[in-house]
């Protein structure tokens, strides 16, 4: 100096002015409600996507069971989680690093084309033996060749008609057993069996784990308004239908009722509403995600829906002009709260921090 | 804001069980018939299966993930 992991942060300052939405005070209209003046806050890392978990709310605080969904190496944080730390085995890089992950000897399926043969294999060519009317025909052989995504260890030796774990050695791996080490996935080593075993579960299914419904247009309180006058189905003893959602069991509620189609009226206020698994910092535990403690802040709450404009300066990028001092001009990403948290995916312009790798080159 | 369905030729739609030529109707283009036009009858052209990523030997088809479209959702008697 180059080329590259991996992780944190920043999201143009500052300053006047005018303008918008909330809060707190103060004074003015008699109340309601208004309206001046002062003071003091008003977007994000992702506020998106609504894909995943929870809080909160109603619905009987949700009982069996079948059906569906989801998640899926191990231990651990967590309100939970599919999120994360930490490991563990596989693989990819020279490395820093990074991507996968349950089960295919529980049973079902499915592997097109090619190819002789695709799943309790299989003889096209070739090899080797027997027969032959020399065309072939039986048989034997997975060592060789060819096809395929995929063809039933690997090498070398022996053995044979020619071949094969057929038999032997070393490799490689599977099953079983037994030691050690690890909470534990699993690791290392022994021993003994020629035992050599395809893939697909992001097919179906099996194991094992969680999952009742529905959502701030959930509720909840005030207000105004008008027409249930019609029509269809069900049912009021054995009960239709509601909680309840895909069914069923069961619990509870139930009567001029439930439902459906048509039709009618109002579409305003208040609440819920931002203090909450909160944020900053110190310590202390712990390898680490995270817990605990002490101390300190309050930092958006609209509602057809505010967070905006204009001027000056000053960074940063780009492009003219230039008498090289410097001046004009545009630009400054993605985006944009909406009941509140915790992930995750996805956009995002310029940049700073740390840490770690390899390569050069120099000392 | 919340909760659902969809995306395949110029157009309305099919296929899906993964399997090698993704089809049908309408429209278009040429040809025949017909003085001629339309009706008929032939033949033809043609898709990134919304974009991307994985899973597998193979993906329009199963997973994930972004984008675009489309319906539903107040309260009262």
């Nucleotide at each position: 100096g180059g080329a590259g992991u991996c992780g944190g942060c920043c999201a143009g300052g500052c300053c006047a002015u005018c303008g918008u939405c909330g809060c707190g005070g103060c004074g003015c209209u008699c109340u309601c409600a208004g309206c001046g003046c002062c003071g003091g806050g008003g977007a994000g890392g992702a506020a998106a996507g609504u894909c995943c978990g929870g809080g909160c709310u109603c619905c009987g605080c949700a009982g069996g069971g079948c059906a569906g969904g989801a998640c899926g190496c191990u231990u651990g944080g967590u309100a939970a989680c599919g999120c994360c730390a930490a490991g563990a085995g596989g693989g990819a890089g020279c490395g820093a690093u990074c991507c996968c992950u349950g089960g295919a000897c529980a049973g079902c399926g499915c592997c097109a084309c090619a190819g002789a043969a695709a799943g309790c294999a299989g003889a096209c060519c070739g090899c080797c033996g027997c027969c032959g009317u020399c065309a072939g025909g039986c048989g034997g052989u997975a060592a060789g060749g060819g096809u395929g995504a995929a063809a039933c260890g690997g090498u070398g030796g022996g053995g044979u008609a020619a071949g094969a774990g057929c038999c032997c050695a070393c490799c490689a791996g599977c099953u079983g057993u037994c030691g050690c080490g690890g909470c534990g996935a699993c690791g290392c080593g022994g021993c003994a069996g020629g035992c050599u075993c395809g893939g697909c579960a992001a097919g179906c299914c099996c194991c094992g784990u969680c999952c009742g419904g529905a959502g701030c247009a959930a509720g909840a309180c005030c207000a105004a308004a008008u027409a249930g006058a019609g029509g269809g189905g069900c049912g009021u003893u054995c009960g239709a239908g509601g909680u309840c959602g895909g069914c069923c069991c069961g619990a509870c509620c139930g009567a001029g009722g439930c439902u459906c189609c048509c039709g009618g009226g109002u579409a305003g206020g208040u609440u819920g509403c931002u203090u909450g698994a909160g944020g900053c910092g110190c310590g202390c535990a712990g390898c680490g995600a995270u817990g605990c403690g002490c101390g300190u802040c309050c930092u958006a709450g609209a509602g057809g829906a505010a967070u905006g404009a204009u001027g000056g300066c000053c960074g940063c990028c780009g492009g003219c002009c230039g008498c090289c001092a410097g001046g004009c001009c545009g630009g400054c990403a993605c985006a944009g709260a909406a009941c509140c948290c915790g992930g995750c995916u996805u956009a995002u312009c310029g940049g700073c921090c740390g840490a770690c790798u390899c390569c050069u080159u120099u000392u | 804001g919340g909760c659902g369905g969809g995306g395949u030729a110029g157009c309305u739609c099919a296929g899906a069980c993964g399997g090698u030529u993704a089809g049908a109707g309408c429209a278009u283009g040429c040809g025949g018939c017909u003085c001629a036009u339309a009706u008929c009858c032939g033949c033809a052209g043609u898709g990134u299966c919304g974009g991307g990523g994985g899973u597998u030997c193979a993906a329009u088809u199963c997973c994930c993930u972004c984008c675009c479209c489309c319906g539903c959702u107040a309260c009262c008697a």
Description: This is a predicted complex of two RNAs, RNase P RNA and transfer RNA, with 440 nucleotides together. It holds a member of the Rfam family "Bacterial RNase P class A". The family's RNA type in Rfam is ribozyme. Model confidence (mean pLDDT): 78 of 100.